Small-subunit ribosomal RNA from a Vulcanimicrobiota bacterium, 1525 nucleotides, folded computationally. RNAcentral holds the sequence, with entries from ENA and SILVA. The coordinates come from a structure-prediction model, not an experiment, and the mean pLDDT is 84. It matches the Rfam family "Bacterial small subunit ribosomal RNA".
RNA sequence: AUGGAGAGUUUGAUCCUGGCUCAGGACUAACGCUGGCGGCGUGCCUAACACAUGCAAGUCGUGCGGGAGAGAGGGGCAACCCUUAAUCUAGCGGCAGACGGGUGAGUAACGCGUAAACAACCUGCCCUAUUGCUGGGGAUAAGCUACCGAAAGGGAGUGUAAUACCGAAUAAGUCUUAUGGACGUUGGUCUGUGAGAUAAAAGGAGUAAUCUGCGAUAGGAGGGGUUUGCGUCCCAUUAGCUAGUUGGUGGGGUAACGGCCUACCAAGGCGACGAUGGGUAGCUGGUCUGAGAGGAUGGUCAGCCACACUGGAACUGGGACACGGUCCAGACUCCUACGGGAGGCAGCAGUGAGGAAUAUUGCGCAAUGGCCGAAAGGCUGACGCAGCGACGCCGCGUGGGGGAUGACGGCCUUCGGGUUGUAAACCCUUGUCAGUGGGGAAGAAAAAAAUGACUGUACCCACAGAGGAAGCCCCGGCUAACUACGUGCCAGCAGCCGCGGUAAGACGUAGGGGGCGAGCGUUGUUCGGAAUUACUGGGCGUAAAGAGCUCGUAGGCUGGAAAUUAAGUCUUUGAACAAAUCUCCCGGCUCAACCGGGAACCGUUCAGGGAUACUGAUUUUCUUGAGAACAGGAGAGGGGAAUGGAAUUCCUAGUGUAGCGGUGAAAUGCGUAGAUAUUAGGAGGAACACCAGUGGCGAAGGCGGUUCUCUGGCCUGUUUCUGACGCUGAGGAGCGAAAGCUGGGGGAGCGAACGGGAUUAGAUACCCCGGUAGUCCCAGCUGUAAACGAUGGAUACUAGGUGUAGGAGGUAUCGACCCCUUCUGUGCCGCAGUUAACACAAUAAGUAUCCCGCCUGGGGAGUACGGCCGCAAGGCUAAAACUCAAAGGAAUUGACGGGGGCCCGCACAAGCGGUGGAGCAUGUGGUUUAAUUCGACGCAACGCGAAGAACCUUACCUGGACUUGACAUCCCUUGACCGCCUAUGAAAGUAGGUUUUGUUUGUAGCAAUACAGGCACAAGGAGACAGGUGCUGCAUGGCUGUCGUCAGCUCGUGUCGUGAGAUGUUGGGUUAAGUCCCGCAACGAGCGCAACCCUUGUCCUUAGUUACCAGCACGUGAAGGUGGGGACUCUAAGGAGACUGCCGGUAAGAAGCCGGAGGAAGGUGGGGAUGACGUCAAGUCAGCAUGGCCCUUACGUUCAGGGCGACACACGUGCUACAAUGGAUCGAACAGAGGGUAGCAAUACAGUGAUGUGGAGCCAAUCCCUAAACCGGUCCUCAGUUCGGAUCGGAGGCUGCAACCCGCCUCCGUGAAGCCGGAAUCGCUAGUAAACGCAGAUCAGCCAUGCUGCGUUGAAUACGUUCCCGGGCCUUGUACACACCGCCCGUCACGUCACCCGAGUCUGUUGCACCCGAAGUCGUUGUUCUAACCUGCAAAGGAAGAAGAUGCCUAAGGUGUGGCCGGUAAGGGGGACGAAGUCGUAACAAGGUAGCCGUAUCGGAAGGUGCGGCUGGAUCACCUCCUUU
Repeated sequence: AUGGAGAGUUUGAUCCUGGCUCAGGACUAACGCUGGCGGCGUGCCUAACACAUGCAAGUCGUGCGGGAGAGAGGGGCAACCCUUAAUCUAGCGGCAGACGGGUGAGUAACGCGUAAACAACCUGCCCUAUUGCUGGGGAUAAGCUACCGAAAGGGAGUGUAAUACCGAAUAAGUCUUAUGGACGUUGGUCUGUGAGAUAAAAGGAGUAAUCUGCGAUAGGAGGGGUUUGCGUCCCAUUAGCUAGUUGGUGGGGUAACGGCCUACCAAGGCGACGAUGGGUAGCUGGUCUGAGAGGAUGGUCAGCCACACUGGAACUGGGACACGGUCCAGACUCCUACGGGAGGCAGCAGUGAGGAAUAUUGCGCAAUGGCCGAAAGGCUGACGCAGCGACGCCGCGUGGGGGAUGACGGCCUUCGGGUUGUAAACCCUUGUCAGUGGGGAAGAAAAAAAUGACUGUACCCACAGAGGAAGCCCCGGCUAACUACGUGCCAGCAGCCGCGGUAAGACGUAGGGGGCGAGCGUUGUUCGGAAUUACUGGGCGUAAAGAGCUCGUAGGCUGGAAAUUAAGUCUUUGAACAAAUCUCCCGGCUCAACCGGGAACCGUUCAGGGAUACUGAUUUUCUUGAGAACAGGAGAGGGGAAUGGAAUUCCUAGUGUAGCGGUGAAAUGCGUAGAUAUUAGGAGGAACACCAGUGGCGAAGGCGGUUCUCUGGCCUGUUUCUGACGCUGAGGAGCGAAAGCUGGGGGAGCGAACGGGAUUAGAUACCCCGGUAGUCCCAGCUGUAAACGAUGGAUACUAGGUGUAGGAGGUAUCGACCCCUUCUGUGCCGCAGUUAACACAAUAAGUAUCCCGCCUGGGGAGUACGGCCGCAAGGCUAAAACUCAAAGGAAUUGACGGGGGCCCGCACAAGCGGUGGAGCAUGUGGUUUAAUUCGACGCAACGCGAAGAACCUUACCUGGACUUGACAUCCCUUGACCGCCUAUGAAAGUAGGUUUUGUUUGUAGCAAUACAGGCACAAGGAGACAGGUGCUGCAUGGCUGUCGUCAGCUCGUGUCGUGAGAUGUUGGGUUAAGUCCCGCAACGAGCGCAACCCUUGUCCUUAGUUACCAGCACGUGAAGGUGGGGACUCUAAGGAGACUGCCGGUAAGAAGCCGGAGGAAGGUGGGGAUGACGUCAAGUCAGCAUGGCCCUUACGUUCAGGGCGACACACGUGCUACAAUGGAUCGAACAGAGGGUAGCAAUACAGUGAUGUGGAGCCAAUCCCUAAACCGGUCCUCAGUUCGGAUCGGAGGCUGCAACCCGCCUCCGUGAAGCCGGAAUCGCUAGUAAACGCAGAUCAGCCAUGCUGCGUUGAAUACGUUCCCGGGCCUUGUACACACCGCCCGUCACGUCACCCGAGUCUGUUGCACCCGAAGUCGUUGUUCUAACCUGCAAAGGAAGAAGAUGCCUAAGGUGUGGCCGGUAAGGGGGACGAAGUCGUAACAAGGUAGCCGUAUCGGAAGGUGCGGCUGGAUCACCUCCUUU
């Protein structure tokens, strides 16, 4: 010393930059819902808008003359008169009214704050002291009389007083003048002497004492005036301002200084340290916030200022240019007899208006204070109080204790329960507040008495009863708090992110919960968080940000030593910094808020003393910074002049002939009038190959043949000289690529625009043929570029290594190299350090210092307006409204690329056969229909679900029926049910009849049997429920497809990185393979690969029936038929075998590869099963299961018939063909695998045949179902046929309740298209393709040409990886991440919004010039008028004054002409925003022509092209440098 918290949001994820938003505090607040009490505060922020009514400043009779006059006394018969007189009073007079109270319009100023000054000033009342108050004069208001006027009011006549007014006396004083002294800072102060001038007064009360008042002087206190230093908002898109302006002299004026005013003289004064102008604003103490520094603010309270309907002006006065005074002008309101008058709430209340919004027309002078008065006292909307408002702060209450069956009710539920919840009820208890009754202050005072609006208030006591007293917001994250229902991108929410499209913790409601609590939320404002303007405390290579470069002015900063000084700086002392507030301590209201006392605090402040390191100032000095001299050196540095060769083009001439040229391919173009090609000669312009180099020079832009000339800068070396002369640099000046402009030349090539040809959907482009400006020179302008190292300049310091350019030195040598050291420039690598990362790293982006420039979210916009510059194009400077929640940088992982590398696959290629054409079958789309049920849609839907739609299936349609149901469980009643019959019906069903009584246990009984119960079944009944192929595959499970049998996908630990992540998994080889080997910050592991499994190929062993039959025997018409055999085939069990094991070569002494041997089989032997992490919201709610929703006499159930089979058409998959490698026919062979009792069915017989009759055998290695291509004959001979078989007619067979819609088969007849298939497209690498048949599942039958299997016959080809497709790995770019089916640009069209320009037009404000000119001060005059004083007997005159007139100034007003802000406007312009509009495709990948910058030009648009520039360009190659070896 007490003080500092963060979060959400850009991304697939990360780090950074950066904005937006939130949590906190405060408020003169308002709004919404709610509202018990008290205390203390506080209350028009808007219209300085307008105001009805009442009040807010009067008082003094002890200043004055009058007036009225209760009462009392006297007189009088009375009326009445006289005296006295409380009290009241208009007027004259005095004081007050300049205070108090209000407001904040104006004011950017000595207005305010702070500190000073007045030797340049004033001061009523008050205090102190001294002294004085003598003696006169003339008026006037009031009053009275009579008038004018509607009124306000007015002027006459008469008439009176004073503390009103005026002379005179006296005199301190003041002034002038003359002359001394002391002190002193401008015109000073104090003190003398002489003369002159000038200048006061008022009384009143009281019997009196006396009191009070008045004049003068000096002083005080308090108040005021003036001046000064410093401080005091924004805009430079306000840069120049100023004529009384700046100063002087004379004069005037003021209380006083002063251009304050005036005349003259001089020409000054202010300004980048921001004048002038514009905008905004009362300032301060303080208040709010903040850790502080700061930021914002100036309400209440207090100090100052300004204002008082608007503008101007003065009068009076001590004080005003005066809120409740005067005059004038203006606007407004009111009265009026129309002639004329009156008014000013920004005092207190109150009204209207405005507004989101702000109170009572209250009580009292009791207290405090003010004015008047001698006093009593009067006045006081100041003030004290009360009223209204939760407007704020503070305090209190709405009860406390016990109470579980955890009640009822509510809500949720997995139906068990949970929660509301000790909450309630109930029991006990207390009495704050409010209520009633009783008592009852302080505030009141310095002798006593009297005096209280608040107020019967605070406070105290008593009484009764839990009785009268809780709401508001929120519950997706930030942010504490969760469920249900409703809703269905609707309604709505939202501070930001964002919720809502049928399971919403985000909308609405309810239950529950959280927060605060007489309040709670919302809105607004402000500070904070925000280090987001960064002084404390930020940045600028790529995020916003280094000026294109240099010179240089002001300014800022500045080397070593010494001395002086003491301005900055430090220290000490003093002064002041109002009170209140804040902080601390103490105290008073029961506490607190609130109030009081004390202390502390408060500063760019001033003054005095001291210190002297540093900075400053002055002086002296030094040489290292800087500069100069001398001697050398390199260079595309710059200007001018001259000159050279190569090449292009053109011209002339020759040779020569049909093409040339150009492209991806072409065409336009040129050429038989002779091109191109070639030779010779000539002309002209522009640029300078090689050398040439991350080489050189220059500040940058930039600079390249050669020679001459003029000229700037740089480097090195040795000494010498000057002596800080330096660095930076706001303004300023100069230079400044390309394009462009003006004038004049020049013009070979190239070449915007333009013309033509192509390409294309189009092609205002890319490509081609031409071609004008321009490119070149001279003179001038422009002043911009990706003018870039995207990196300002200077200085110093901080490891190295290695190139290169120019010097110098050293060593060595005969000499030159090599080598070493060093300076300057220019590259690369790299440590520390820095960085968000990338990267930078002695040429810093490191460590520091100095100076300049620049940035503060994206867009709007480098735009508009204004200004400056320019001939123009345009440049420089440079906003706002509005809009978004992002925009961005670097890096990461993916994905993608018309990027790259490597590799694989029937991917291409090489082959064989198909599809696409025909007819038919089948599936789909479409159409149709009462219905044509539903699903599947690129590959990965379409002979798919469906391994069997005539009924059934069946989900669809039409019609007929049923309603606890066709099916399940539970309950009650009955006991049978079933079956049979009749009627009706299409059937289901409906109506009726008939017959019969299951099983088991217990009890009773001998038994029969009876009773009771259970079980099964059935009928009837009630309700819970059943049921749904209804919806959602985008709520799901399960299963499946696909990439893909592709070789990948991950983890643990470690390491690296801020992190996402990386490493491992990359690399070199190899493999079918992330297969293996080697290497390696990795080491291991898992899921995949492989292997293990099945099958097949060889052999062996075992076994031997139903299979087999070699040998032996029997036997037949024939035959493993029989005995037998166990050899063979085979069957089915178990083994063996293959592992790169062996050899050679190759490779790295590896993995492996190549070849060979042996072997049935050789490098995975063939085939199958097996499908990683994941992708496609892939498919399926109709296979099944299942959440939610929906239907419930129907979306359920059932029956008959129909439909799923339709048919102009389109597509997919197949079958059969088109024929002779064939067809027909005759003859005659060879399989495997399966199936069979509701079955397969032989032999035999019948039929042309399908099939029928019949039935041996077989529950199967036994019996049955069983081959075809092939082979051998014969016929057909190239044709729509002896090919092909569709279609149709007829006749049959079979299955089945039933073949019409709608089955299959047979026979006879009929005999369509089709002669090998366009573009395109599919399969297959060996027992494969192709061809041939066989079997099975489903199944009564079958629409099967399908599917799944089986065997028979049995090829061709692969050079190879350029290309197409798909995939894997590495790498690269990316603006993609819904991931290229991505993203995204501009015009056009529509809507909304704000803005700019705009012929003009309308306010406001302001400058200048002029006109007019009120009131008024001042000046002049004073014809006219006048009591005081003077002269005078008087008349009159003088002095003095006034009216009037007049001059200067001047408000308002008017005219003209400028500036600025704003409103409005036909029309014009771009901009922003808006789920699904149009045209294109510019950009992001090499974005398909790399992009971008400047400029010019063209085009619907993005944009294209020319010239110059940049890399913030991919890819390949080359050069150079670097690293490693």